[in-house]
RNA sequence: GCGCCUUUAGCUCAGCGGAUAGAGCGCCUGACUACGGAUCAGGAGGUCGUGGGUUCAAAUCCCUCAAGGCGUG
Numbered sequence: 001g002c003g004c005c006u007u008u009a010g011c012u013c014a015g016c017g018g019a020u021a022g023a024g025c026g027c028c029u030g031a032c033u034a035c036g037g038a039u040c041a042g043g044a045g046g047u048c049g050u051g052g053g054u055u056c057a058a059a060u061c062c063c064u065c066a067a068g069g070c071g072u073g
Base pairs, nucleotide, nucleotide: 001072002071003070004069005068006067007066010025011024012023013022018056027043028042029041030040031039049065051063052062053061
């Protein structure tokens, strides 16, 4: 240099054109407890890596750029 893959919550990931974008763990509050843990109930947290395009509608399709990874001359 070229090809391919990944990028969504603090972390690990799901979501593959149409619902208010979800789960587990973590965090916060409450119940329980002598206290803590476990358990139960509730809650906060996202410009879906950047910028543009297609579409009635985009996390999802196309292009650009960026970061990381794999392969290759």